The part of an RNA shown here (small-subunit ribosomal RNA, central domain) has 347 nucleotides.
[in-house]
Context: one part of a larger RNA
RNA sequence: CUGGGUGUAAAGGGUGCGUAGGCGGUAAGAUAAGUCUGAUGUGAAAGACUGGGGCUCAACUCCAGGGGUGCAUUGGAAACUAUGUUACUAGAGUACAGGAGAGGAAAGCGGAAUUCCUAGUGUAGCGGUGAAAUGCGUAGAUAUUAGGAGGAACACCGGUGGCGAAGGCGGCUUUCUGGACUGAAACUGACGCUGAGGCACGAAAGCGUGGGGAGCAAACAGGAUUAGAUACCCUGGUAGUCCACGCUGUAAACGAUGAGUGCUAGGUGCUGGCCUAUAGAGGGUCGGUGCCGAAGUUAACGCAAUAAGCACUCCACCUGGGGAGUACGGCCGCAAGGCUGAAACUC
Numbered sequence: 001c002u003g004g005g006u007g008u009a010a011a012g013g014g015u016g017c018g019u020a021g022g023c024g025g026u027a028a029g030a031u032a033a034g035u036c037u038g039a040u041g042u043g044a045a046a047g048a049c050u051g052g053g054g055c056u057c058a059a060c061u062c063c064a065g066g067g068g069u070g071c072a073u074u075g076g077a078a079a080c081u082a083u084g085u086u087a088c089u090a091g092a093g094u095a096c097a098g099g100a101g102a103g104g105a106a107a108g109c110g111g112a113a114u115u116c117c118u119a120g121u122g123u124a125g126c127g128g129u130g131a132a133a134u135g136c137g138u139a140g141a142u143a144u145u146a147g148g149a150g151g152a153a154c155a156c157c158g159g160u161g162g163c164g165a166a167g168g169c170g171g172c173u174u175u176c177u178g179g180a181c182u183g184a185a186a187c188u189g190a191c192g193c194u195g196a197g198g199c200a201c202g203a204a205a206g207c208g209u210g211g212g213g214a215g216c217a218a219a220c221a222g223g224a225u226u227a228g229a230u231a232c233c234c235u236g237g238u239a240g241u242c243c244a245c246g247c248u249g250u251a252a253a254c255g256a257u258g259a260g261u262g263c264u265a266g267g268u269g270c271u272g273g274c275c276u277a278u279a280g281a282g283g284g285u286c287g288g289u290g291c292c293g294a295a296g297u298u299a300a301c302g303c304a305a306u307a308a309g310c311a312c313u314c315c316a317c318c319u320g321g322g323g324a325g326u327a328c329g330g331c332c333g334c335a336a337g338g339c340u341g342a343a344a345c346u347c
């Protein structure tokens, strides 16, 4: 370089935006760089190939011939690619009219519950477990009533429901704000797809500074269990969990399935629009989300218009197990560590 692959065997980047690059709709005419074709020159000799000759044969060697990817010059062809020109509207986008949504940010508000504090009633237990004990309680607990404080999370609705690129998003109100969808078809006229680097976002845990701290709870302490019990169970309990700003940049970041476009039987739910009808349930159409299945595909399981089917474009990645996501170097980070990423050896 080529090949075969990437749901579960090794393998899809956590996700987006986008640079270079790669690829790219319809029509006309132009050019002739790629492409195709003719001619000329070159393409040394030796070697190789073909036909002969010479050493007794052969190896070896001599002669002749043919061929030669390619390169250069020149004449032509114009389908495809390319380049520039003109035009188009089916891709893409803008404007217009609508309805849906836990999409994002900030501020304010609400009720239930837990805990704590104060006061009343009230008396000997409460709590916890498989059973107990540690623990709390006559300095009056648990229970119950009233009042107050504070923090965190939002029961029911709630749904293989919705929204978001992914991570993720759920009480209510207001303000600011992103995207998608549908209808109609006014405008632009290929403006598109992908995307190495790059930039941005990125659960939880963790880190820095300052707040906050109700409940829960690594660590830790005690009580049990046990042969032991550095656990599972119980009583406590600090970081943390919460907020602001900054960092970290990883996950079974999963649909273990990259993005885009077109094509390929149906059936049946849910969801957001629109059209239509003899309008209560019917029919059609576009977007999303599930299930079941045809062809096809698959090692099988399964997938099956939301493909893992049939094709094309672009990116990423794999190439036996262990050693090892380790060492070394580099880059990043406050650190923890992250990214890149071997070999010896061994089976």
Stems, first nucleotide, its partner, number of pairs: 003319004007301002012315001014201004021194003025088004030083002033081002035077008049065006091191001092188003096183003103177007110154001115149007125136002162169002206247006215241002220236004258314006266292011296303002320347003329340004
Its mean pLDDT, the model's own confidence on a scale to 100, is 88.